Description
Predicted 3D model of a 329-nucleotide part of an RNA (large-subunit ribosomal RNA, domain IV) from a Flavobacteriales bacterium. Its Rfam family is "Bacterial large subunit ribosomal RNA". It was read from a public genome assembly. Model confidence (mean pLDDT): 88 of 100.
[in-house]
Context: one part of a larger RNA
RNA sequence: CCGUGGCUAAGGAACUAGGCAAAUUAAGCGCGUAACUUAGGGAUAAGCGCUACCCACGCAAGUGGGUUUCAAUGAAAUGGCCCAGGCGACUGUUUAACAAAAACACAUGGCUUUGCGAAAUCGCAAGAUGAAGUAUAAGGCCUGACACCUGCCCGGUGCUGGAAGGUUAAGGGGGGACGUUAGUGCGCAAGUGCGAAGCGUUGAACUGAAGCCCCAGUAAACGGCGGCCGUAACUAUAACGGUCCUAAGGUAGCGAAAUUCCUUGUCGGGUAAGUUCCGACCUGCACGAAUGGUGUAACGAUCUGGGCGCUGUCUCAGCCAUGAGCUCG
Repeated sequence: CCGUGGCUAAGGAACUAGGCAAAUUAAGCGCGUAACUUAGGGAUAAGCGCUACCCACGCAAGUGGGUUUCAAUGAAAUGGCCCAGGCGACUGUUUAACAAAAACACAUGGCUUUGCGAAAUCGCAAGAUGAAGUAUAAGGCCUGACACCUGCCCGGUGCUGGAAGGUUAAGGGGGGACGUUAGUGCGCAAGUGCGAAGCGUUGAACUGAAGCCCCAGUAAACGGCGGCCGUAACUAUAACGGUCCUAAGGUAGCGAAAUUCCUUGUCGGGUAAGUUCCGACCUGCACGAAUGGUGUAACGAUCUGGGCGCUGUCUCAGCCAUGAGCUCG
């Protein structure tokens, strides 16, 4: 000097990003117990008291009397508590070895596919899973207990349905065109022209499905949900009017929020003093309804703010034990 453990005057979070760490609390019995609530809970809420030993009685629980200590759950083991808010309903699951969470799952709700040799999945196939199941079943996607709800838009993309018209492949079709030449015309010859059948090459019209174009439906499908100007007898504001655009212009609810840039917004509360916190306001840069909206008892090694108790976290250090280092031998 460091590690680990123990104690500490007065104060008691002044420490710190943050009460991190430590301390407090603790057992059993009796009393007592709030808001809120899904009436089960909350709850060991909170808070308060008792506890040893000896004698007598009693089955026991215990009752009566007595004794000692500063102290009787005399050691050890053995919840600190409360208030408010965010998120997630809950128990559970997860990044084996930096993240346990608000992430995942979940019961619930919805959409959608599938009539059984089911859809879906694996496999070249046989075959297998689904399932020795049969729509109260099985698969996919989303939401995420519960309560109250879930608005408008089908123009785009997707999906489903439709089949009149347009477009459209292979195939069918084969009008024709071309090559070849038995023959034949001309020519003294060399050669040159015409050219049947067959064979071969090419190939027009016409025909030809789904798809696409097209017509509808569908948003708990992917998604989307405006601008400018004027107006009331103070001012301000605009229930109201005008106009442009759109498929339709954001409804209920919530709102400086896990979302608010400006911003430490403004007001109120809490503090002597509060960029955090709580309650409001609404000017929502850029909330919003199963990519769910708003609440919510219970729950949480969750996150945020406050309080009581408690303490070496601190003011500010000191001492002790023990183990290293170091010094000396």